[in-house]
RNA sequence: CGGGAACGACAGGGGAGCGCCCAGGCGCUGAGAGUGCGGACCACCGCAGACCCUCGAACCUGAUCCGGUCAGCACCGGCGUAGGGAGUCGGGCCAUCUCGCCA
Numbered sequence: 001c002g003g004g005a006a007c008g009a010c011a012g013g014g015g016a017g018c019g020c021c022c023a024g025g026c027g028c029u030g031a032g033a034g035u036g037c038g039g040a041c042c043a044c045c046g047c048a049g050a051c052c053c054u055c056g057a058a059c060c061u062g063a064u065c066c067g068g069u070c071a072g073c074a075c076c077g078g079c080g081u082a083g084g085g086a087g088u089c090g091g092g093c094c095a096u097c098u099c100g101c102c103a
Stems, first nucleotide, its partner, number of pairs: 001100005007090004011054004017028005035048005059084003065078004
């Protein structure tokens, strides 16, 4: 000197599983496992809320997948350098972190 991270604003994306008695509750994992309103009551759907995520393992597909494990979900490994997946602006200082260049 330059690039980024942190950070801020606005905008956007996403999921809601398993077990037990089953009316409604209770328990497990998890950031979140359904809080409010509406559609005809439920299922379900829409809007809002909470939570997570926005270049990526949030989330979806393969997948009612394969191996271990569990009562099941969850968890670990694989698939996986797989295929998809939502962003712009500010900021970056005399203060923090990081990368590069010059002296």
Record summary
This is a predicted structure of a 103-nucleotide RNA (TPP riboswitch aptamer (THI element)) from Sanguibacter suaedae. Its mean pLDDT, the model's own confidence on a scale to 100, is 75. Rfam family: TPP riboswitch aptamer (THI element). Gene Ontology term of the family: thiamine pyrophosphate binding. The RNAcentral record of the sequence draws on Rfam.